[in-house]
The RNA shown here (SAM riboswitch aptamer (S box leader)) has 123 nucleotides and comes from a Thermoleophilia bacterium.

RNA sequence: AAUCCAUCACGAGCCGCCGAGGGAUCUGGCCCUUUGACGCGGCAGCAACCGGGACGACCGUCCGUCAGGUGCUUCUUCCAGCGCGAUUCCGGCAAGUCCCGACGGAAAAGCGGAAGAUGGUGA
Repeated sequence: AAUCCAUCACGAGCCGCCGAGGGAUCUGGCCCUUUGACGCGGCAGCAACCGGGACGACCGUCCGUCAGGUGCUUCUUCCAGCGCGAUUCCGGCAAGUCCCGACGGAAAAGCGGAAGAUGGUGA
């Protein structure tokens, strides 16, 4: 490094430095940004993945922030894109009229996928 597993809900910001773009990538939208974003450092905090403790062990559950290792502290992983799609709307057809409905189209809650991130594994 590949691989595999879990999660992507909630939560938690100040100071200093820097100086122009940033929100992973492409497109579109939206948002942040010289009232200094993004990034870096310090401190503080959040959380509970690993570690720690209990249930005899595995598994699993619970406790808990406690030696320690990460992570995180704008927006759902900012949203959409690919598949399915409740539901709603429009068109439309045989007919005297109406309804249902085959059919065509649009929007779309939600679910899944892809990609990515983090932890564990790999060790």
Of the family's consensus pairs, 90% are formed in the model. The organism belongs to Thermoleophilia, within Bacteria. Rfam family: SAM riboswitch aptamer (S box leader). About the family: The SAM riboswitch is found upstream of a number of genes which code for proteins involved in methionine or cysteine biosynthesis in Gram-positive bacteria. The SAM riboswitch acts at the level of transcription termination control. The predicted structure consists of a complex stem-loop region followed by a single stem loop terminator region. An alternative and mutually exclusive form involves bases in the 3' segment of helix 1 with those in the 5' region of helix 5 to form a structure termed the anti-terminator form.